The RNA shown here (c-di-GMP-I riboswitch aptamer) has 93 nucleotides and comes from Pleionea sediminis. The sequence was found by an Rfam model in a public genome assembly.
RNA sequence: ACUUGAUAAAGGCAACCAUCAUUGAAAGAUGUGGUACGCAAAGCUUCCGGUCUAACAGUUAAGAAAUUAGCUCAUGAUAGCGGGGUUACCAAA
Repeated sequence: ACUUGAUAAAGGCAACCAUCAUUGAAAGAUGUGGUACGCAAAGCUUCCGGUCUAACAGUUAAGAAAUUAGCUCAUGAUAGCGGGGUUACCAAA
């Protein structure tokens, strides 16, 4: 340096809950408090796939119209769904 994650040691993150607050159309995200499901990258990063939402847009139906409802669709989200990229503590069965 690369690979690996048994055994330790020092640590780290935070599932979930409270709707408590903020934000968003929503999915969700952030903060606060409690707590600890779990994680060897559960650090960072949407490049690939999956999944979630459907504002905008398109389309269908009803209606005089305003509008209402359905369907399709990320440019939105998920890094704690996988893969990839990148950085990194300790150790060496």
Annotation: Its mean pLDDT, the model's own confidence on a scale to 100, is 87.